The part of an RNA shown here (small-subunit ribosomal RNA, central domain) has 348 nucleotides and comes from an uncultured rumen bacterium.
It matches the Rfam family "Bacterial small subunit ribosomal RNA".

Context: one part of a larger RNA
RNA sequence: CUGGGUGUAAAGGGAGCGUAGACGGUGUAUCAAGUCUGAAGUGAAACCCCACGGCUCAACUGUGGGCUUGCUUUGGAAACUGGUAGACUAGAGUACUGGAGAGGUAAGCGGAAUUCCUGGUGUAGUAGUGAAAUGCGUAGAUAUCAGGAAGAACAUCAGUGGCGAAGGCGGCUUACUGGACAGCAACUGACGUUGAGGCUCGAAGGCGUGGGGAGCAAACAGGAUUAGAUACCCUGGUAGUCCACGCAGUAAACGAUGAAUACUAGGUGUUGGGAGACAUAGUCUUCAGUGCCGGCGCUAACGCAAUAAGUAUUCCACCUGGGGAGUACGUUCGCAAGAAUGAAACUC
Numbered sequence: 001c002u003g004g005g006u007g008u009a010a011a012g013g014g015a016g017c018g019u020a021g022a023c024g025g026u027g028u029a030u031c032a033a034g035u036c037u038g039a040a041g042u043g044a045a046a047c048c049c050c051a052c053g054g055c056u057c058a059a060c061u062g063u064g065g066g067c068u069u070g071c072u073u074u075g076g077a078a079a080c081u082g083g084u085a086g087a088c089u090a091g092a093g094u095a096c097u098g099g100a101g102a103g104g105u106a107a108g109c110g111g112a113a114u115u116c117c118u119g120g121u122g123u124a125g126u127a128g129u130g131a132a133a134u135g136c137g138u139a140g141a142u143a144u145c146a147g148g149a150a151g152a153a154c155a156u157c158a159g160u161g162g163c164g165a166a167g168g169c170g171g172c173u174u175a176c177u178g179g180a181c182a183g184c185a186a187c188u189g190a191c192g193u194u195g196a197g198g199c200u201c202g203a204a205g206g207c208g209u210g211g212g213g214a215g216c217a218a219a220c221a222g223g224a225u226u227a228g229a230u231a232c233c234c235u236g237g238u239a240g241u242c243c244a245c246g247c248a249g250u251a252a253a254c255g256a257u258g259a260a261u262a263c264u265a266g267g268u269g270u271u272g273g274g275a276g277a278c279a280u281a282g283u284c285u286u287c288a289g290u291g292c293c294g295g296c297g298c299u300a301a302c303g304c305a306a307u308a309a310g311u312a313u314u315c316c317a318c319c320u321g322g323g324g325a326g327u328a329c330g331u332u333c334g335c336a337a338g339a340a341u342g343a344a345a346c347u348c
Base pairs, nucleotide, nucleotide: 003320004319005318006317007302008301012316014201015200016199017198021194022193023192025088026087028085029084030083031082033081034080035077036076037075038074039073040072041071042070048066049065050064051063052062053061054060091191092188093187094186096183097182098181103177104176105175106174107173108172109171110154114150115149116148117147118146119145120144121143125136126135162169163168206247207246208245209244210243211242215241216240220236221235222234223233258315259314260313261312262311263310266293267292268291269290270289271288272287273286274285276284277283278282297304298303321348322347323346330341331340332339333338
């Protein structure tokens, strides 16, 4: 390489869009590139295989045939793949009607809580812990009442509930806006699936510039604990967390399960729609999601089981003993941090 694999043993790209490519629905006609078939030429000899000979046999060797799986030319076939023409509607899409939703972006608004400030009441503690101490407090704290300011997050509702490709999204209102679903069957007529490169999005943390800064809190300081304690606990506290615009591009980015299509027992919840029938306020039924249990089948087992890890097809990505190592070198990207790509010696 092939083969075999990728939930947990090595292995699914973090996610989407999409280029090349690969693969691709149902009729008809036609072409004949692939495909099948006939013929001709060629495919050196030796070697190899078979048959018959020659050395007394054999090795060896002679003759004939085969083989030479191929290439070229030419005559035909037309089922399949492919090309061309024209058609169809079951895939796909558009239109129309309808309801659901923390989908996104921007602006405005709201109440509870926290902290701070001002004033009132009031007096000696408060805070914290396993116990303490550092801390705060007679310059009047904690507590409590009134007023004001600021920033951040949105209790209850709340739900293996919803939406989104993933990351993710939760107070209320408005504006703009994406997608999905159901119904209908008017329109287009294979327009599809996947997708190397490529482009875009991408939690937290980090970086740059300018704002903001209530609470929390790496670093740091102090108090404890301890043999020590560069920790766990406590008191403080700066980056950061927040906003705008850029960069970065990684996560146990997880369902550790790539995308798409078809098929394959049941039972029971739940979300959003539809349709009627009836034992009429529920039962049956039908799509699309989201859970649990479970049969066949699969699996090393655990388990999966119409949301498959079952049965098949298409396309992409990835794996090939452990360590060395996601390291070195080189290259690309980045302000940097670093990211991406990614070995070998050696060793077991």